A computed fold for a 683-nucleotide part of an RNA from Bacteroides faecis, annotated as large-subunit ribosomal RNA, domain II. Its Rfam family is "Bacterial large subunit ribosomal RNA".
Context: one part of a larger RNA
RNA sequence: ACCUACGAGUUACUUUUUCCGGCAAGGUUAAGCAUCUUGAGAUGUGCAGCCGAAGCGAAAGCGAGUCUGAACAGGGCGUCGAGUCGGAAGGAGUAGACGCGAAACCAAGUGAUCUACCCUUGGUCAGGUUGAAGGUUAGGUAACACUAACUGGAGGACCGAACCGAUAAGCGUUGAAAAGCUUCCGGAUGAACUGAGGGUGGGGGUGAAAGGCUAAUCAAACUUGGAGAUAGCUCGUACUCCCCGAAAUGCAUUUAGGUGCAGCCUUGUGAGUUACUAAUGUGAGGUAGAGCGACUGAUAAGAUGCGAGGGCUUCACCGCCUAUCAAGUCUUGAUAAACUCCGAAUGCGCAUUAGUUCUAUCACAGGAGUGAGGGCAUGGGUGCUAAGGUCCAUGUCCUAAAGGAGAAGAAUCCAGACCAUCAGCUAAGGUCCCGAAAUAAACACUAAGUUGAACUAACGAAGUCAGAUUGCUAAGACAGCUAGGAUGUUGGCUUGGAAGCAGCCAUUCAUUUAAAGAGUGCGUAACAGCUCACUAGUCGAGGAGUUUGGCGUGGAUAAUAAUCGGGCAUCAAGUGUUUUACCGAAGCUAUGGGAUCCGUAAGGAUCGGUAGGGGAGCAUUCCACUCAGCGUCGAAGGUGAAGCGUGAGCUUUGCUGGAGCGUGUGGAAAAGCAAAUGUAGGU
Numbered sequence: 001a002c003c004u005a006c007g008a009g010u011u012a013c014u015u016u017u018u019c020c021g022g023c024a025a026g027g028u029u030a031a032g033c034a035u036c037u038u039g040a041g042a043u044g045u046g047c048a049g050c051c052g053a054a055g056c057g058a059a060a061g062c063g064a065g066u067c068u069g070a071a072c073a074g075g076g077c078g079u080c081g082a083g084u085c086g087g088a089a090g091g092a093g094u095a096g097a098c099g100c101g102a103a104a105c106c107a108a109g110u111g112a113u114c115u116a117c118c119c120u121u122g123g124u125c126a127g128g129u130u131g132a133a134g135g136u137u138a139g140g141u142a143a144c145a146c147u148a149a150c151u152g153g154a155g156g157a158c159c160g161a162a163c164c165g166a167u168a169a170g171c172g173u174u175g176a177a178a179a180g181c182u183u184c185c186g187g188a189u190g191a192a193c194u195g196a197g198g199g200u201g202g203g204g205g206u207g208a209a210a211g212g213c214u215a216a217u218c219a220a221a222c223u224u225g226g227a228g229a230u231a232g233c234u235c236g237u238a239c240u241c242c243c244c245g246a247a248a249u250g251c252a253u254u255u256a257g258g259u260g261c262a263g264c265c266u267u268g269u270g271a272g273u274u275a276c277u278a279a280u281g282u283g284a285g286g287u288a289g290a291g292c293g294a295c296u297g298a299u300a301a302g303a304u305g306c307g308a309g310g311g312c313u314u315c316a317c318c319g320c321c322u323a324u325c326a327a328g329u330c331u332u333g334a335u336a337a338a339c340u341c342c343g344a345a346u347g348c349g350c351a352u353u354a355g356u357u358c359u360a361u362c363a364c365a366g367g368a369g370u371g372a373g374g375g376c377a378u379g380g381g382u383g384c385u386a387a388g389g390u391c392c393a394u395g396u397c398c399u400a401a402a403g404g405a406g407a408a409g410a411a412u413c414c415a416g417a418c419c420a421u422c423a424g425c426u427a428a429g430g431u432c433c434c435g436a437a438a439u440a441a442a443c444a445c446u447a448a449g450u451u452g453a454a455c456u457a458a459c460g461a462a463g464u465c466a467g468a469u470u471g472c473u474a475a476g477a478c479a480g481c482u483a484g485g486a487u488g489u490u491g492g493c494u495u496g497g498a499a500g501c502a503g504c505c506a507u508u509c510a511u512u513u514a515a516a517g518a519g520u521g522c523g524u525a526a527c528a529g530c531u532c533a534c535u536a537g538u539c540g541a542g543g544a545g546u547u548u549g550g551c552g553u554g555g556a557u558a559a560u561a562a563u564c565g566g567g568c569a570u571c572a573a574g575u576g577u578u579u580u581a582c583c584g585a586a587g588c589u590a591u592g593g594g595a596u597c598c599g600u601a602a603g604g605a606u607c608g609g610u611a612g613g614g615g616a617g618c619a620u621u622c623c624a625c626u627c628a629g630c631g632u633c634g635a636a637g638g639u640g641a642a643g644c645g646u647g648a649g650c651u652u653u654g655c656u657g658g659a660g661c662g663u664g665u666g667g668a669a670a671a672g673c674a675a676a677u678g679u680a681g682g683u
Base pairs, nucleotide, nucleotide: 001683002682003681004680005679006678011095012094013093014092015091016090017089018088019087020086021085022084023083026051027050028049032045033044034043035042036041055062056061065077066076067075068074098236099235101233105226106225107224108223109222110221116200117199118198119197120196121195122194123193124192125190127159128158129157130155134151135150136149137148138147139146163187164186165185168183169182170181171180202218204214205213206212239617240616241615242614243613244612249262250261251260252259253258263370264369265367266366267365268364269363270362271361275356276355277354278353279352280351281350282349283348289342290340291339296336297335300332301331302330303329304328307325308324309322310321311320312319373398374397375396376395377394378393379392380391381390382389403414404413405412418593419592420591421590423589424588425587429583430582431581432567433566434565438580440579441578442577443576444575445574451569452568459554460553463551464550465549466548467547468546469545470544472542480538481537482536483535484534486511487510488509491505492504493503517532521530522529594607595606596605597604598603618672620669621668622667623666624665625664627662629661630660637656638655639654640653641652642651643650644649
């Protein structure tokens, strides 16, 4: 891992609702006893008790009333509905109460053959080294002290086997081993190691102390019991078909992943226009917008300038000025979720009328589930007008929805699957090939493979197309070429110099002219020189600007090899506008069939579905009756085949098997497995 077997809403009592049955203003017996009997016992007796037939009040009490109250008021609870006893089913309660699952708590015992410490009694420590005290002898001293040699053999002394340990690394890590092996390493006469016997017991021991050890178990051992502890938690919870079908919200909660009530679902009973939609009428309101000489706040520019500050002046007053502040007024502009003189559209309330629909609505009663939601669109708060962010509101879809499109994708677009069909029409989206259907039609644009998916921008540019507009132009424009571009004058000032061209000034003037600036740029130290404006000639038709829109261009940068889904595509298979065909889904239609509901019928409507509610069935085991049931002329079981049923399943039959088994009607359950890191066995 697989297969087989086992494996989870049960039982008792109480209570409530529905259905079925008996009796009924009543209903009913319990234990016990008796008889018949041995069964899933029956019948009789037993009238104790219970429920109901009357309530109200705290009670006395009164009574179809009663309590409150001064009340004959008002109000509260009653009267004006039949119960009760059994059976079945759905819930609730008490019990282990659908099953498995803790860590823990308590009690009584069992453990110190492991290990910790202690007690008693024994044992063990190769070999080598060092050489304390003391002693002896000699020297030495007044005597000591002291010195030397020898002796001596101390030490939690040294080196190092046994023994005890465990520093580092490697190996091992489904091991040779539930702690080992190899090499290195520490102690090795000591607080050493060790044998045997004994002691200390679980909130206790023991501990040179690590919460260590206390039999592979220790921040409280193990065994048994309380015990099926408790688990608002996790997992699992077994046959079929049919009808309906949610919620992830509000309030509260030692509450936030739980629960109560309400909301939303379902079943039954009852009511009967209640529901929804539209129109009309009539209301409430202060949002969007707008506005603010209509308030409250915020606020820009200008004009004026009460007043204040500063300066000037004056003996003082007066007066004058102002790059300052500034009330008020005026003009122009302009702001607000907690501003409003105003003010919609929607939405909402009520009424009337009409329409729609299988009453969709409401009430009561039984049963729930839900109370983690999520995406998208719109209106907002928060955040960075960030988030696949977060919090509200309205809608929708996913959740619980399959099918088609979007390359691929929960919620985007189209569209809601009862079943069958090798029939048709369409939606979104598509029609060169992969790929079903146009290499369709008309007119434009794009040259960037832009693009054909995902929309980067500010900004830049004689890209190109279409428009608007202002000058110039056969009295010759624009561009090119040829020629001129002068004089007063080197204008004045400044300056070392300043001559058109460092800088400053300005009546930038005047003259000759076809025209020529007191000079557009380059240049020189300053001049010079080159050039421009401006003019003439030549040439011969459009040309120079401004601006709007379309499509392109640069800006342009991500991590394994790229790409529009791919191939590929340029008068497109790209982009824009228009048109006609076709393809395309479980949509719609057609044909046949089934079910549910409504209906007398004809017929009509409906039939996606998680949690969940309701209905109808299949199968298994046993019991009662039944079939004068089947069976060695072959039961059950096994294994093939055929047929029937929407399905669970059923029937018939071949082979196998070798002795029991079924039909119908009822009844009773140890009554259905794929999952629980399920249990046992097998492979």